C1' cells in the first nucleotide's frame, strides 16, 4: 500500500431477495463406481462506532494475514 463476503475460491463501488463456480447433501442416471442432469442446504458481508431516508459499498478505530520502503 493493498485486502478481509458460504466449507473453498471469488463477484457485487449508496437501493430490486448479497450472485456464481468448486466442494457438500439428495434425486436422475449406470451391473457398480465416476462423469452427465434436477434440485436443496448453506453468508445477515472481520469486529465496533459514525454518516445517509437507505451502507457489503463512504467515513473513523481495532484486530487478522499480506506486499513493499528504511
Nucleotide at each position: 500500500g493493498g485486502a478481509g463476503u458460504g466449507g473453498u475460491c471469488u463477484a457485487g463501488u449508496g437501493g430490486u431477495u448479497a450472485g456464481a463456480g468448486c466442494a457438500c447433501u439428495g434425486g436422475u442416471u449406470u451391473u457398480a463406481u465416476a462423469a452427465u442432469c434436477c434440485a436443496g442446504a448453506g453468508a445477515u458481508u472481520a469486529u465496533g462506532g459514525g454518516u445517509u431516508c437507505a451502507a457489503a459499498u463512504c467515513c473513523c478505530a481495532u484486530c487478522u494475514g499480506u506486499u513493499c520502503c528504511u